[in-house]
């Protein structure tokens, strides 16, 4: 310093679900629980991908609402999709 990630020790992380709690939502934070993770460490503003969007308006209707559009190439979220950047053991 390259390749990799059979094995093995040290340990690390925690999906789904549940409670609280915060947000219109997607979804986050805690705690419990463990599907899985060799980067499941970091980056969400200047790669792609993907998901939600409360409020204004405007339009339809069965009209204290509902459903559709437009503000939106706008705001937000997901790093456990891809990607960039850092890094522990082990093998070679």
């Nucleotide at each position: 310093c390259g390749u990799u990630g059979a094995u093995a020790a040290a340990g690390g992380c925690a999906a789904a679900c549940u409670g609280c709690u915060c947000g219109u939502a997607a979804g986050a934070g805690u705690a419990g629980g463990g599907c899985g993770c060799a980067a499941a460490g970091c980056u969400a503003u200047a790669g792609g991908a993907c998901c939600c969007u409360c409020a204004u308006c405007c339009g339809u209707u069965c009209u204290u609402g509902a459903c559709g559009g437009a503000u939106a190439c706008a705001g937000g979220g997901u790093a456990g999709c891809c990607a960039g950047c850092u890094g522990c053991c082990g093998a070679u």